Predicted 3D model of a 1509-nucleotide RNA (small-subunit ribosomal RNA) from an uncultured bacterium. Rfam family: Bacterial small subunit ribosomal RNA.
[in-house]
RNA sequence: AAUGAACGCUGGCGGCGUGGAUUAGGCAUGCAAGUCGAGCGAUCUAUUUUAUUGAAGUAGCUUGAAGCUUCGGCUGAUGGCUGCGGAUAUAAAACGGAUAGCGGCAAACGGGUGAGUAAUACGUGGGUAACGUACCUUAGGGAGGGGGACAGCCUCGAGAAAUCGGGAGUAAUACCCCAUUGUUCCUUGGACCUGCGAUGGUCUUAGGAUAAAGAUGGCCUAUCCUUGGAAGCUAUCGCCUUAAGAGCGGCCCGCGACUUAUCAGGUAGUUGGUAGGGUAAUGGCCUACCAAGCCAGUGACGGGUAGCUGGCCUGAGAGGGUGGUCAGCCACAUCGGGACUGAGACACUGCCCGGACUCCUACGGGAGGCUGCGGUCGAGAAUCUUUCACAAUGGACGAAAGUCUGAUGAUGCGACGUCGCGUGGGGGAUGAAGGUUUUCGGAUCGUAAACCCCUUUUAUUGAGGAGGAACGCUUAAAGGUGAAUAAUCUUUAAGUCUGACUGUACUCAAUGAAUAAGCCACGGCUAACUCCGUGCCAGCAGCCGCGGUAAUACGGAGGUGGCGAGCGUUAUUCGGUAUGACUUGGUGUAAAGGGUCCGCAGGCGGCCUAGUAAGUGAAAGGUGAAAUCCUUCGGCUUAACCGAAGAACUGCCUUUCAAACUGUUAGGCUUGAGGAUGGAAGAGGAGAGCGGAACUGUCGGUGUAAAGGUGAAAUUUGUGGAUAUCGACAGGAACGCCCGUGGAGAAGUCGGCUCUCUGGUCCAUUCCUGACGCUCAGGGACGAAAGCUAGGGUAGCGAACAGGAUUAGAUACCCUGGUAGUCCUAGCUGUAAACGAUGGGCACUAGGUGUCUGUUCUUUUAGAAUGGGUGCCGCAGUUAACACGUUAAGUGCCCCACCUGGGGACUACGGCCGCAAGGCUAAAACUCAAAGGAAUUGACGGGGGCCCGCACAAGCGGUGGAACACGUGGUUUAAUUCGAUGCUACGCGAGGAACCUUACCAGGGCUUGACAUGCAGGAAGUAGUAUCCCGAAAGGGAGUCCGAUCGGUAACCAGUCCGGAACCUGCACAGGUGCUGCAUGGUUGUCGUCAGCUCGUGCCGUGAGGUGUUUCCUUAAGUGGAAGAACGAGCGCAACCCUCGCCUUUAGUUGCUAACUAUGACUUUUAGUUAUGGUGCACUCUAAAGGGACUGCCCGCGUUAAGUGGGAGGAAGGCGGGGACGACGUCAAAUCCGCAUGGCCCUUAUGUCCUGGGCUACACACGUGUUACAAUGCUUACUACAAUGGGAGGCUAAGCCGUAAGGUGGAGCAAAUCCAUAAAAAGUAGGCUCAGUUCGGAUCGAGGGCUGCAAUUUGCCCUCGUGAAGCUGGAAUCGCUAGUAAUGGCGCAUCAGCAACGGCGCCGUGAAUACGUUCCCGGGCCUUGUACACACCGCCCGUCAAGCGCUGAAAGUAGGGGGCACCCGAAGCUCCGUUUUUCGGAGUCACGGUGAAUUUUAUGAUUGGCGCU
Repeated sequence: AAUGAACGCUGGCGGCGUGGAUUAGGCAUGCAAGUCGAGCGAUCUAUUUUAUUGAAGUAGCUUGAAGCUUCGGCUGAUGGCUGCGGAUAUAAAACGGAUAGCGGCAAACGGGUGAGUAAUACGUGGGUAACGUACCUUAGGGAGGGGGACAGCCUCGAGAAAUCGGGAGUAAUACCCCAUUGUUCCUUGGACCUGCGAUGGUCUUAGGAUAAAGAUGGCCUAUCCUUGGAAGCUAUCGCCUUAAGAGCGGCCCGCGACUUAUCAGGUAGUUGGUAGGGUAAUGGCCUACCAAGCCAGUGACGGGUAGCUGGCCUGAGAGGGUGGUCAGCCACAUCGGGACUGAGACACUGCCCGGACUCCUACGGGAGGCUGCGGUCGAGAAUCUUUCACAAUGGACGAAAGUCUGAUGAUGCGACGUCGCGUGGGGGAUGAAGGUUUUCGGAUCGUAAACCCCUUUUAUUGAGGAGGAACGCUUAAAGGUGAAUAAUCUUUAAGUCUGACUGUACUCAAUGAAUAAGCCACGGCUAACUCCGUGCCAGCAGCCGCGGUAAUACGGAGGUGGCGAGCGUUAUUCGGUAUGACUUGGUGUAAAGGGUCCGCAGGCGGCCUAGUAAGUGAAAGGUGAAAUCCUUCGGCUUAACCGAAGAACUGCCUUUCAAACUGUUAGGCUUGAGGAUGGAAGAGGAGAGCGGAACUGUCGGUGUAAAGGUGAAAUUUGUGGAUAUCGACAGGAACGCCCGUGGAGAAGUCGGCUCUCUGGUCCAUUCCUGACGCUCAGGGACGAAAGCUAGGGUAGCGAACAGGAUUAGAUACCCUGGUAGUCCUAGCUGUAAACGAUGGGCACUAGGUGUCUGUUCUUUUAGAAUGGGUGCCGCAGUUAACACGUUAAGUGCCCCACCUGGGGACUACGGCCGCAAGGCUAAAACUCAAAGGAAUUGACGGGGGCCCGCACAAGCGGUGGAACACGUGGUUUAAUUCGAUGCUACGCGAGGAACCUUACCAGGGCUUGACAUGCAGGAAGUAGUAUCCCGAAAGGGAGUCCGAUCGGUAACCAGUCCGGAACCUGCACAGGUGCUGCAUGGUUGUCGUCAGCUCGUGCCGUGAGGUGUUUCCUUAAGUGGAAGAACGAGCGCAACCCUCGCCUUUAGUUGCUAACUAUGACUUUUAGUUAUGGUGCACUCUAAAGGGACUGCCCGCGUUAAGUGGGAGGAAGGCGGGGACGACGUCAAAUCCGCAUGGCCCUUAUGUCCUGGGCUACACACGUGUUACAAUGCUUACUACAAUGGGAGGCUAAGCCGUAAGGUGGAGCAAAUCCAUAAAAAGUAGGCUCAGUUCGGAUCGAGGGCUGCAAUUUGCCCUCGUGAAGCUGGAAUCGCUAGUAAUGGCGCAUCAGCAACGGCGCCGUGAAUACGUUCCCGGGCCUUGUACACACCGCCCGUCAAGCGCUGAAAGUAGGGGGCACCCGAAGCUCCGUUUUUCGGAGUCACGGUGAAUUUUAUGAUUGGCGCU
């Protein structure tokens, strides 16, 4: 894009189209093929006429029942007669109408369907020298005479019916006979013409054969009767015959168009011939005889599927798909068979027979065929009215009128399709209300609505109103035929008549915006976005995928996009898809080169000349139906639709021309190919013989205790003498060195030496042949190893097997043995990663460098040139890249093989081969959304290289054992609040849990709230306060005295007024340590103070990406230097900053006091010591500014570099020590309980207040510490030397009290001034003497002290007493490289106090060791492999268990198909016989039956496989 569609939601109108695709399943009912009386007899009937009849009625006469009576008579039934009347009936005739039957024509068309059919079909083009043809047209001729039947009808009979039988008798355009017959047909002969060819045509000769039908209208000129009619004449229609035509058919031929080789051979009337039969006609179409052919890899035969075509859909085209409607052809008509009639059928609504089914039946027997139009049932996702009309078009019949026509024309139903129209138009901003959303400002639906002004297509009602109608008939006129003013035909004119649709199309008027919008989508592809709900649920999904609490993807809403009386979905086809590649693909590694060669068919093929014209090209002619498509024009208001003209139909056929190329024929050539001659190399092949080394065994000698084997062992061998060693012998197998990306061969493969036979290759000569060539489906041969058969052989090795080890196990790897086999002969097998993963041939396209083997030349240990092999590198080019690159994977040509997503599956079934094992060929169901190639960046490796780190090693001290402290887990609990959880949680948040903190638990309270802001209202003896009551408190209640603030108004004051603050009430809101650290900010940990991480430009690559950042040297360092397609730069490193170490300058109080000096005290008294003051700033110190160190200097090494080793000087030397400082990033690392913050949740509670409790529990486990276990110690006494910090609700001196904690006291100090302050270890002296102790101090008891509202849960300290474990700590594990470890004390923060043995700092004393980088851990760089990329804590394989799906096998079972053989054999046809037909026989034959095979489908206990989970 499309559809004969279906489904879901929705639905106003009209035009034109279209509508049983499934069960070729079954059908009720109505209709769908009749017509002609101008072919015929008969029958019925209307009308008229004639003849006969003569009813009712009526008139007259008569009869006189009965009744009445005035008895006079009257009325008068009934019957009879006559007249009128003319009904009715019969007969005949005329003119109409109808029609069962005979007869003619039609019924073979039209209409339906697509079952069958792969060719008896279709399409296209030819042929018929092998044919037919009713109706129609043209032309010629003819139609004489006669006869006998059969229906109908009548009658008799059978039957339920359908229907049938007998008899009598009848007509014809029915049937038959005779005659005529130029032409026609058959037979015989001859001549000519066409043509390739007479079997054709024309002419001719002789013989024979076959025809006919009338009907109707008109007329009276000549004949007869004579109004007129008949014969006759005439017109029309018909009949017979012949020829021709047109149209329609039959048969034959070429070409074209599905699938399957897991169908490879098929065929006996089969193939051909002769003769005959049959047909309209050729022909094995049929029969007899003869021959043995015919078809097939260019696909026979078989299986499956299918009506074919014009066309239709799609596509740029080439193609692919399809065959509904319309049109052409074919086939079929309930299933099967058969003929009849006929011009035509083997016949949809004909016949006969058989089968199935349905119906009727009196059970004897009959009837039927919707794949015609409607309709019905069934099945199905699904497909319409039991309508109207012959008015038009067409058909049948008819002379015609006309009749018939479910063909056809119309109508109805269905949005099934397509086309057109409408559902209103203009104005209208307060941007209304409302919805949605929001950053709360707004935005959007949105000029949309309302409202105002218009219009009326459509709708409804009313009015008007075409066209489709032409014909026909009647009359008149003219003309033709005709004797004719009849008749008939033609034309013209006038009149008349015909419409189903339908009062339709169309037009006008009225009414009134009035009657008319939905569907799908909105993550990307793909136009269109937000909110809410949900929470891997519910669900979506075409592919990718979405959903696990902020979903543009689910559901709803608002908005938006698309299309619009439709919109989506499903199904199918083509396209995109170059994804079957003709146009137009590939095969080294992605799927794909056959294991190799030979070679038939086939395909392709060198140079020259001449011919030919099959291919090829050109021109012309024929055909290519119409419709469709395209163009132009035209008709419906437009369009769809329809009409006309043109173009086109790319095809096929015929003729002519051309001759380059291909083919073909003929002739030639030598360059392809082959041969000849002369040489060359070689593990080329086959057979035979020979050889040495090694090995094992046997024999003998020597000799003794082990040997052998392994990572280590053991099994094993050995004192019965092994192993070792020497000699001899035997046996089998393999051939060391030479040996080489060396050689040979088609490949597999080939390796000691010699001989025999033998294949191929190369070079040189340029002598010969003259295209003899290349490739190769099928076919044939060869074909490693293993394996198989038979017979040998068997030294070594060695599947299986046995044993020993290893191991969790070890049906393995290792070891000791060992059978097949390995070897030979003869066969089989036919496969390999049979690989260069690269088919063969030819030609062309830079080179360089090795090597093997020829030839030539030269200046000859060598070089050059030219061939043939074999390697490496490499240009152009190719390639997805890797790579290939004259040995192509480059550029071309030829031939073969193979591929088309992964798995299933190198499988199943079938076939072929094989002794078997198995091989070759080779699917499907099902399942997945990938599988795969090459390269890139990472990560990883029980890969490699280089390097670093207290990483190991070397050392020192610890932890793990004890007790205690602290933290954690667990457990417990009303609660034991929460977080942190490998390194990187666990003396962590917490640098202070008795209340508070506090977040937890129990109980008691409050509700605008403990706290903030705003709005509205209220309130003056108000709020508040002393006090009292309840209560554990919070809170609630009462409430005397007192009693409120600021600004303004006002002369002042005030309890007045207004406004604010405070208070009360109400509304907004507060509040939350509630959840989410996986929504976040900020901060932090870790890799790691590791040396890395990147960028710009350039260059390389299709790209990811690379280069730079690599390599070498060097460094602590991507630190620096050199090289280098890189050149530079950034974040990191380093440096700049702070501190410690040396020096200088400045400054000098509270610091210092050398020198000088004053005063006091003491003493060893011309003096010394000490304290205080002055003086001073020299020193120390304090705290500010500078200097100093840079591989600067020397030597060696190194590239003369960077640097490095050593040295000098220096306080310090190669980064001087320490600190701060942490790149790109990783771990969804930690924290919503520091703070901030999105979303969610609570709102008389998850908020808030209070009391008490808990965070301090305790069988246990872990982590971090403290104190120890003692003599390098403990203890007593004495005596030295610090620094950092702190101090006002504070540090607190002296003095006094207390054993002590502490108390009292109060000087001094907001501090270089005063205070805590005593430093301790060390040192000196004494004691203890190796013990559970004078070690160790837990635990417990008693008594005190301090802080605080409060010390019970639950504080710290002191004194006295008590005196536990513990005697150096298993596996394992931690820290530290110098002022470090170890060890000693001091200070500070938090803080009322304290759980501190913790943390953060300060000073004192002060070591040992590092050979080195193999190993453990972590890290950096380069390289390599990778199937990993949430990245090795990755990925992933197989068995087993279970469920589901698919499929194979299977004893069988059930059904279908086609054929073969035999039996039976209807109707019909043919033949024969015959008593002539109602007969008999034979043959053929549908259906049916039997048998043995075959093929296919379904199913099957059980069983195998695969897939998914």